The RNA shown here (transfer RNA) has 73 nucleotides and comes from a Candidatus Pacearchaeota archaeon.

RNA sequence: GCCCCAGUAGCUCAGGGGUCAGAGCGGCUGCCUCGUAAGCAGCAGGUCGCCGGUUCGAAUCCGGCCUGGGGCU
Numbered sequence: 001g002c003c004c005c006a007g008u009a010g011c012u013c014a015g016g017g018g019u020c021a022g023a024g025c026g027g028c029u030g031c032c033u034c035g036u037a038a039g040c041a042g043c044a045g046g047u048c049g050c051c052g053g054u055u056c057g058a059a060u061c062c063g064g065c066c067u068g069g070g071g072c073u
Stems, first nucleotide, its partner, number of pairs: 001072007010025004018056001027043005049065005
């Protein structure tokens, strides 16, 4: 230098054009308990890596860039 994959909540990841952006773990609050853990109920937490483009509509499709991983020379 070229090619491929990934980037979404604190972490691990779903979601592949319209549904409200979700799950598990974690955090907080309450219930339960003599107390802790476990269990149960609820709550908070996201400008979907960045900038453009396509579209009536983009986390999702296209281009560029950035970051990480892998491969080729």
It matches the Rfam family "tRNA". Its family is annotated with triplet codon-amino acid adaptor activity in the Gene Ontology. Rfam classes the family as a transfer RNA.